This record gives sequence, C1' cells and structure tokens, in this order.
RNA sequence: GGCUCCGUAGUUCAGCUGUAUAGAACGUCAGAUUCCGGUUCUGAAGGUCUCGGGUUAGAAUCCCGACGGGGUCA
Repeated sequence: GGCUCCGUAGUUCAGCUGUAUAGAACGUCAGAUUCCGGUUCUGAAGGUCUCGGGUUAGAAUCCCGACGGGGUCA
C1' cells in the first nucleotide's frame, strides 16, 4: 500500500431505516437487609451511537470520505 471486518454508557455487547424518551448485563452511587462487610432486593446516574458529508418524509442502522483498531496479501 491492496482487500476485508469492526468502532453504541466506565467495561462486554444487543439493536441492521419508522410508535415523541437508544437498551441489557457487569461496574458505580443511594436506600433496604446486616453489629460491620459480603450476598440478596429496590432505585438512580451515566451515551453529540468515532468524526464529517450524502440519501430519505425519517439514519445508530444505507452510501461516500476521514480517523482509530483487528485479520489477511504483498
């Protein structure tokens, strides 16, 4: 450098155009339980969906480019 796959919460991921507010688990914080802690239960916070353009009535989702990461070929 060519080809290819990926980039969504602190972490691991789901979601693959449409029901105003993007979800789960773990983690974090608060409360309950406990003599304290752990476990368990309840609740909460946390995301410009890597960035910029385009298509569309509507984009995390499709297209193009950039950036970053993995694989492969030279």
The RNA shown here (transfer RNA) has 74 nucleotides and comes from Paludibacter propionicigenes WB4. The coordinates come from a structure-prediction model, not an experiment, and the mean pLDDT is 81. The same sequence occurs in records of 4 taxa. The organism belongs to Paludibacter propionicigenes, within Bacteria. The gene name in the source record is tRNA-Arg-CCG-1-1.